Context: one part of a larger RNA
Molecule: small-subunit ribosomal RNA, 3' major domain
Organism: metagenome
RNA sequence: UGACGGGGACUCGCACAAGCAGUGGAGCAUGUGGUUUAAUCCGAUACAACGCGUAGAACCUUACCAAGGCUUGACAUGUUGGGCAAAGCUAGGGAAACCUAGUGGAGGUUAUCCUAACACAGGUGCUGCAUGGCCGUCGUCAGUUCGUGCCGUGAGGUGUAUGGUUAAGUCCUAUAACGAACGCAACCCUUGGGCUUAGUUACCAGCAUUCAGUUGGGGACUCUAAGCCGACUGCCUGAGUAAUCAGGAGGAAGGAAAGGAUGACGCCUGGUCGUCAUGGCCCUUAUGCCUUGGGCGACACUCGUGCUACAAUGGCUAAUACAAAGGGACGCCAACCCGCGAGGGGGAGCAAAUCUCAAAAAAUUAGCCUCAGUUCGGAUUGGAGGCUGCAACUCGCCUCCAUGAAGUUGGAAUUGCUAGUAAUCGCAAAUCAGCCAUGUUGCGGUGAAUACGUUCUCGAGUCUUGUACA
Numbered sequence: 001u002g003a004c005g006g007g008g009a010c011u012c013g014c015a016c017a018a019g020c021a022g023u024g025g026a027g028c029a030u031g032u033g034g035u036u037u038a039a040u041c042c043g044a045u046a047c048a049a050c051g052c053g054u055a056g057a058a059c060c061u062u063a064c065c066a067a068g069g070c071u072u073g074a075c076a077u078g079u080u081g082g083g084c085a086a087a088g089c090u091a092g093g094g095a096a097a098c099c100u101a102g103u104g105g106a107g108g109u110u111a112u113c114c115u116a117a118c119a120c121a122g123g124u125g126c127u128g129c130a131u132g133g134c135c136g137u138c139g140u141c142a143g144u145u146c147g148u149g150c151c152g153u154g155a156g157g158u159g160u161a162u163g164g165u166u167a168a169g170u171c172c173u174a175u176a177a178c179g180a181a182c183g184c185a186a187c188c189c190u191u192g193g194g195c196u197u198a199g200u201u202a203c204c205a206g207c208a209u210u211c212a213g214u215u216g217g218g219g220a221c222u223c224u225a226a227g228c229c230g231a232c233u234g235c236c237u238g239a240g241u242a243a244u245c246a247g248g249a250g251g252a253a254g255g256a257a258a259g260g261a262u263g264a265c266g267c268c269u270g271g272u273c274g275u276c277a278u279g280g281c282c283c284u285u286a287u288g289c290c291u292u293g294g295g296c297g298a299c300a301c302u303c304g305u306g307c308u309a310c311a312a313u314g315g316c317u318a319a320u321a322c323a324a325a326g327g328g329a330c331g332c333c334a335a336c337c338c339g340c341g342a343g344g345g346g347g348a349g350c351a352a353a354u355c356u357c358a359a360a361a362a363a364u365u366a367g368c369c370u371c372a373g374u375u376c377g378g379a380u381u382g383g384a385g386g387c388u389g390c391a392a393c394u395c396g397c398c399u400c401c402a403u404g405a406a407g408u409u410g411g412a413a414u415u416g417c418u419a420g421u422a423a424u425c426g427c428a429a430a431u432c433a434g435c436c437a438u439g440u441u442g443c444g445g446u447g448a449a450u451a452c453g454u455u456c457u458c459g460a461g462u463c464u465u466g467u468a469c470a
Stems, first nucleotide, its partner, number of pairs: 001470002003467003007464007015454002019417005026308006033301001034299002042053002064294007073120001077119007088103006122283002125281003131277002133272003136268001138266001143182006149158003163172002188260004193229007203218002207216002232254001235248005297436001310410001314369006326357003331350002336345003376407001381402007423446007
């Protein structure tokens, strides 16, 4: 100087407490471990692995296994020799890849192409403890340093310590320090009020018109999207040296308005050689390449993350409202017709504020059910169908009929959340032929309870103290 303490002081955080909803019990989905297997490819493993890499494993993907094939190779550059010959088509063998035979005849003749030989290609082979890059974590925590000066023999200290204050090393005060850098904050984006400009595909107050903002018309309103205004403790009262704090006014908004992006010096020899790049090592008729089929989907069990429930604040039937944000041409697909339905036919419109996906759902109104393993719950299984796709057996999704399991609120333990939050309700998108999505990322609808407080648990910061530690 650090690190550590079941030392001390102060402070903070959904850390506890106060609340709300869960997980842990059930069934299923998904990931891990384990076991099994010809193979169940590989990686990730306390927090910070386990709906993670994977924003889509039937083939492909695919790296694994079995079998069948290739050896200058599926791909790149170059050298030498030979050839007139490549793609395609036909026939035979074959599971295909491919092999054999025939046909064929582009471009071009120093060359492409084929073929033989060589340099080489190739490797998701190993090492993340050789590395770059990228990422996680402490942590959006308030810290980490430098120049000159001063102090100390020196390591080093001071600055950065005291007293206050703040979300903050934020600011004030004090001061052998005075300044400065990386962080903090601000600058950026979104939401919340207004003004100006602009009105089409959006809007419709008044005037006509219509089934309908449909048409004429309008530029007010809504909205859209570009620029600007607006919030600064600016004003008032009180406390204080000040910073600042408490309250008030005005205001759409008040003391960081709310949210996002943004992650200092460093730590974990953290993660990734399987995104990519790359040193070294290793394979080279195979650890490379092609193909068919299988596997990654196994199942006594185990844990994590979720979905659906156990019901009456509910289930069912009927009627009927109100979103936002997105996607659409190998696409989104309206009206209409057929089908109980999944879907099929049909063909209008739309590269979309115009057309379309599109029905928002919970909510509301009316009725039935009356506490039951039920009109709760939907697993499982049988049958019949639809769709995508060469192909749904292993191993897809959806529909209809039938079936109707466990489950009556869950032990020890444990998680999230402080406001438009939790809870609850639906909608969309990426990936994508289809889909195992209950996942992920967004969007809006309805919309709470509680916080006395900091003794305790966990983590962190500053100062101080002890130390057989470095």